[in-house]
Context: one part of a larger RNA
RNA sequence: UGACGGGGGCCCGCACAAGCGGUGGAGCAUGUGGUUUAAUUCGAUGCAACGCGAAGAACCUUACCAGGUCUUGACAUCCAGAGAAUCCUGCAGAGAUGCGGGAGUGCCUUCGGGAAUUCUGAGACAGGUGCUGCAUGGCUGUCGUCAGCUCGUGUCGUGAGAUGUUGGGUUAAGUCCCGUAACGAGCGCAACCCUUAUCCUUAGUUGCCAUCAUUUAGUUGGGGACUCUAAGGAGACUGCCGGUGACAAACCGGAGGAAGGUGGGGACGACGUCAAGUCAUCAUGGCCCUUACGACCUGGGCUACACACGUGCUACAAUGGGCAGUACAGAGGGAAGCGAAACCGCGAGGUGGAGCGGACCCCAGAAAGCUGUUCGUAGUCCGGAUUGGAGUCUGCAACUCGACUCCAUGAAGUCGGAAUCGCUAGUAAUCGCGGAUCAGAAUGCCGCGGUGAAUACGUUCCCGGGCCUUGUACA
Numbered sequence: 001u002g003a004c005g006g007g008g009g010c011c012c013g014c015a016c017a018a019g020c021g022g023u024g025g026a027g028c029a030u031g032u033g034g035u036u037u038a039a040u041u042c043g044a045u046g047c048a049a050c051g052c053g054a055a056g057a058a059c060c061u062u063a064c065c066a067g068g069u070c071u072u073g074a075c076a077u078c079c080a081g082a083g084a085a086u087c088c089u090g091c092a093g094a095g096a097u098g099c100g101g102g103a104g105u106g107c108c109u110u111c112g113g114g115a116a117u118u119c120u121g122a123g124a125c126a127g128g129u130g131c132u133g134c135a136u137g138g139c140u141g142u143c144g145u146c147a148g149c150u151c152g153u154g155u156c157g158u159g160a161g162a163u164g165u166u167g168g169g170u171u172a173a174g175u176c177c178c179g180u181a182a183c184g185a186g187c188g189c190a191a192c193c194c195u196u197a198u199c200c201u202u203a204g205u206u207g208c209c210a211u212c213a214u215u216u217a218g219u220u221g222g223g224g225a226c227u228c229u230a231a232g233g234a235g236a237c238u239g240c241c242g243g244u245g246a247c248a249a250a251c252c253g254g255a256g257g258a259a260g261g262u263g264g265g266g267a268c269g270a271c272g273u274c275a276a277g278u279c280a281u282c283a284u285g286g287c288c289c290u291u292a293c294g295a296c297c298u299g300g301g302c303u304a305c306a307c308a309c310g311u312g313c314u315a316c317a318a319u320g321g322g323c324a325g326u327a328c329a330g331a332g333g334g335a336a337g338c339g340a341a342a343c344c345g346c347g348a349g350g351u352g353g354a355g356c357g358g359a360c361c362c363c364a365g366a367a368a369g370c371u372g373u374u375c376g377u378a379g380u381c382c383g384g385a386u387u388g389g390a391g392u393c394u395g396c397a398a399c400u401c402g403a404c405u406c407c408a409u410g411a412a413g414u415c416g417g418a419a420u421c422g423c424u425a426g427u428a429a430u431c432g433c434g435g436a437u438c439a440g441a442a443u444g445c446c447g448c449g450g451u452g453a454a455u456a457c458g459u460u461c462c463c464g465g466g467c468c469u470u471g472u473a474c475a
Base pairs, nucleotide, nucleotide: 001475002474003472004471005470007469008468009467010466011465012464013463015459016458019423020422021421022420023419026314027313028312029311030310031309032308033307034305035304042053043052064300065299066298067297068296069295070294073125077124078123079121080120081119082118083117086103087102088101089100090099091098092097107114108113127289128288130287131286132285136283137282138278139277140276141274143272148187149186150185151184152183153182154163155162156161167178168177169176193266194265195264196263198234199233200232201231202230203229204228208223209222212221213220237260240254241253242252243251244250316416320375321374322373323372324371325370326369332363333362334361337356338355342351343350344349382413387408388407389406390405391404392403393402429451430450431449432448433447434446435445
């Protein structure tokens, strides 16, 4: 100087407390451990691995296994020879592949050949998701959006170093003020950026409709007022008033205001820590393989199942389930696409093909809600697992191993031990909608809006963190 303390002081954070809803019990989904297996590819492992890489494993993906094959190679550059390229097709084979048949002769040209491309041959070389993240770059997680981390000059100290950065106030903040052997400065904080909340101007189509006509319908004429859209501005700064304070910084209350003291949300992550994670995104040193640890194909596996754990979904019901009627979003996506009307089917869906590269058309019926009715506390008109049968769709192909529909079946489950998690406001809870990936395949992920709470006395205690100080046989 740090680190540590079941030392002290001060102060923060859904850290506790106060509340609301969960997990832990059930069934299922998903990930992991373990076990099994020819293989169940690899990585991630306290917080900070475990719906994680994977924004989507039937083949492909795919790296794993079995079998069948290739050896200048599936891919790149160079050399020689031959054929334009390309397309159609027969036989054998699980296919890779092997053996054949046919069509076709193009572009530039100094007529030697060349460009593009295919085949054959030789070797230089290719190739490796093989190892090492403890050789690395890059990227990322975490402490933590915590308020800290440093430097120059000066001063003090033999020196390590200190001071500044401590102190008194204050703040979300090393934020600001005052004091001060320090004076300044840098990276962080804040602001500048995006979005949302109010208003103004400009502009009115595909959007809108107050007034005037018209209509089943903003449908049509018309209108730019309003909504909205999207470009530019205004607005919030402790600016004003009162009080407290040290005449400061600031704090408390108030006015005005759509918004008030960082208005809400996002992006943004200092010096560093964990030899944290990643050689399987990529790049890369070293090592290793080279008729194989490279490459191709078919089939299988990654989907196994006594069990254990994590994360979720659905429930156990009456603030509910069923049936009928009826209302209101936002944000997105669409051409190898979204696909309307109409018709067929109980339905998944099929036929159909209008319109739309979309403020125009489509996906697209929002659901909870409201109104009426039924059920009457029961393993039930709750719950839907499981199983049998029949189908639909995607796709060469749904056996291993897809999703969905209909009929039948109707399991566990009556609110969950010890323990444990999230959340402070348009939040929790609850309700539906969309998108990425994607042929098909979400209860996951990322977004969107609808309805919409309770509680916070307080900082003694648990956890994590910041500053000062103290002890130390630790570095």